[in-house]
RNA sequence: GGGCGUAUAGCUCAGGGGUUAGAGCGCACGGUUCACAUCCGUGAGGUCUGUGGUCCAAAUCCACAUACGCCCA
Numbered sequence: 001g002g003g004c005g006u007a008u009a010g011c012u013c014a015g016g017g018g019u020u021a022g023a024g025c026g027c028a029c030g031g032u033u034c035a036c037a038u039c040c041g042u043g044a045g046g047u048c049u050g051u052g053g054u055c056c057a058a059a060u061c062c063a064c065a066u067a068c069g070c071c072c073a
Base pairs, nucleotide, nucleotide: 001072002071003070004069005068006067007066010025011024012023013022018056027043028042029041030040031039049065050064051063052062053061
């Protein structure tokens, strides 16, 4: 320098155009226990990497940028 992939909650990931963006782990609170752990219940936590575009409507499609990873030279 060229090509490809990934970017969504603190972490690991789902969601492939339309209802309020979800799960597990973690965190907080409550229950249980003498207490801790386990277990059960409830809850908080996201302007979906950025900008622009397409569309009635974009986390989702397109372009560019940024970061990371892989391959080629």
Molecule: transfer RNA
Organism: Patescibacteria group bacterium